[in-house]
Molecule: transfer RNA
Organism: Anaerolineae bacterium
């Protein structure tokens, strides 16, 4: 420098235009339990990497960039 493919709560993923963004895990509470654990209920926790476009509507479609990974390729 070319292609591609991923970025979504702390972690790890899900959501193939439709309004309130879902699940494990973890974290605080409370119940239970002689005590821890495990189990049951409940909270709090997400500018969806950024900027634009499209559309009534965008996490999703398209463009730019930004970062991580794969291959190709050039120097050395």
């Nucleotide at each position: 420098g070319g292609a591609g493919g991923c970025g979504u709560g702390g972690u790890g993923u899900a959501g193939c235009g439709g309004u309130u963004a879902a699940c494990a895990u973890a974290u605080u509470g409370c119940c239970c339990u002689g005590u821890c654990a495990a189990g049951g209920c409940a909270a709090a926790g997400a500018u969806c990497g950024c900027g634009g476009g499209u559309u009534c509507g965008a996490g999703a479609c398209c463009c730019g960039u930004c970062g991580c990974c794969u291959c190709c390729g050039c120097c050395a």